[in-house]
RNA sequence: CGUUGCUCGGGAGUGAGGGAGGAAUUGGCUCAAUGAACUCCGACAACCUGCCGCCUAUAGCAAAGUGCCAAUUCCAGCUAAAGAAGAUCUUUAGUAAAAUAAGGG
Numbered sequence: 001c002g003u004u005g006c007u008c009g010g011g012a013g014u015g016a017g018g019g020a021g022g023a024a025u026u027g028g029c030u031c032a033a034u035g036a037a038c039u040c041c042g043a044c045a046a047c048c049u050g051c052c053g054c055c056u057a058u059a060g061c062a063a064a065g066u067g068c069c070a071a072u073u074c075c076a077g078c079u080a081a082a083g084a085a086g087a088u089c090u091u092u093a094g095u096a097a098a099a100u101a102a103g104g105g
Base pairs, nucleotide, nucleotide: 001105003103004102007099013041015040016039017038021031022030026076027075028074042069044067046066047065049062050061051060073097078094079093080092081091082090083089084088
């Protein structure tokens, strides 16, 4: 770099530096000088790893490698169904896309 891909609910600082943007993209909404991105320290514990186990085991414990630390992946987009009422809205299910572990190229 590209490919497969469990999961996508919940969880995590009133710290230091930094200095204006961030939340993938489009539309909305929202966070931010009462300090954004990013770096360090710290926290969390999804996957990998180790232990103990097969008790509703998709359980529990340890560690912290990758990751992660506003809002369900912040919401929506495409399809179908149902409801409401009056041209749109709401709910559910699926699909597409994104993100992370891990595998293999």